[in-house]
């Protein structure tokens, strides 16, 4: 410089959960909060899972969405003990 890994140093980030707001909803976005988290940085490409329509009712399947803090997988980042 790279890469494994994860001590060290600055420090980030923000679960439930509450108040407010958008949304049919999952959910999202501010504020307060902190369960965590070495990418909990960023993306919806595979995979679950949620939500909504369609499908006589279901149900398969299919369509539009959510979820990156479920797994996987790409970018992309701070220190460097080892």
């Nucleotide at each position: 410089c790279a890469u494994c890994c994860g001590a060290u140093a600055a420090g980030g980030c923000a679960a439930a959960c509450c108040c407010g707001u958008c949304g049919c909803g999952a959910g999202g976005c501010g504020g307060g909060g902190a369960c965590g988290c070495a990418a909990a940085g960023c993306c919806a490409c595979g995979g679950g899972u949620c939500a909504g329509g369609u499908g006589a009712a279901g149900g398969a399947g299919u369509c539009u969405g959510a979820u990156a803090g479920c797994c996987g997988g790409g970018c992309u980042g701070u220190c460097g003990a080892g």